[in-house]
Annotation
RNAcentral holds the full RNA, with entries from MGnify. This is a predicted structure of a 253-nucleotide part of an RNA (large-subunit ribosomal RNA, domain VI) from a mouse gut metagenome. The coordinates come from a structure-prediction model, not an experiment, and the mean pLDDT is 89.
Context: one part of a larger RNA
RNA sequence: CGCAGGAAGUUUGAGGGGUCCUGACUUUAGUACGAGAGGACCGAGUUGGACGAACCUCUGGUUUACCGGUUGUGUCGCCAGAUGCACCGCCGGGUAUCUAAGUUCGGUCGGGAUAAGCGCUGAAAGCAUCUAAGCGCGAAGCCCUCCCCAAGAUAAUACUUCCCUCGAGGGUCGUAGGAGACUACUACGUAGAUAGGCUACAGGUGUACGCACAGCGAUGUGUUCAGCCGAGUAGUACUAAUCACCCGAAAGC
Numbered sequence: 001c002g003c004a005g006g007a008a009g010u011u012u013g014a015g016g017g018g019u020c021c022u023g024a025c026u027u028u029a030g031u032a033c034g035a036g037a038g039g040a041c042c043g044a045g046u047u048g049g050a051c052g053a054a055c056c057u058c059u060g061g062u063u064u065a066c067c068g069g070u071u072g073u074g075u076c077g078c079c080a081g082a083u084g085c086a087c088c089g090c091c092g093g094g095u096a097u098c099u100a101a102g103u104u105c106g107g108u109c110g111g112g113a114u115a116a117g118c119g120c121u122g123a124a125a126g127c128a129u130c131u132a133a134g135c136g137c138g139a140a141g142c143c144c145u146c147c148c149c150a151a152g153a154u155a156a157u158a159c160u161u162c163c164c165u166c167g168a169g170g171g172u173c174g175u176a177g178g179a180g181a182c183u184a185c186u187a188c189g190u191a192g193a194u195a196g197g198c199u200a201c202a203g204g205u206g207u208a209c210g211c212a213c214a215g216c217g218a219u220g221u222g223u224u225c226a227g228c229c230g231a232g233u234a235g236u237a238c239u240a241a242u243c244a245c246c247c248g249a250a251a252g253c
Stems, first nucleotide, its partner, number of pairs: 001152001005163006015149004021049007033038001051106005059100003066093005071086006110144003117137004164252001169247004173189005194240003197236005203229003210223005
């Protein structure tokens, strides 16, 4: 841009893509078979491997915007307390996120037409013959079944609801992220919880500063499961989504 008004939702499936794997063990059964040695088909069940998808409850990894410990040195006049730099200085942990080695799930079953093959009936050829007419069985393979995309399938499907010159609807713009290179998509824009802030909680770290007490002191104890706190979950209009502009129709040639 089209699908001859616009919007939202639902839908058919032409067509396309994906999946398709397999071991061991138990049982049937020490049965059939076999002199014995040995040792099944068919069927039933259990548990794995590799592969794949989704997810983060658990186990871990990551977590340079979180917390703590600590070395050297500088700065804040000094103490105390902070803070800069040194690979995040080094070290111990670690939420959200992302993630695998973690968790859950998947291949099944079934139908159709067949291959090799096995057959039935059966002539040519009074017999015989699976084949010539006719009929059947038969594979991890083929077509479906399962999962995903899908009407630009221009032959542009179908259905429902709502709206429109009293301007439907769309865009610009802004706040953002379940989205993302940009765009697009999605949520929201005061008739508002979209983001920030604040409050509460979860969660992390691990008991702050100051003061008091004990000790000559390093330090310890109490206040104190404290203090601090990124992304998490809620609540709350305090801040910012203001105002506005553009396109847009003959109710659909």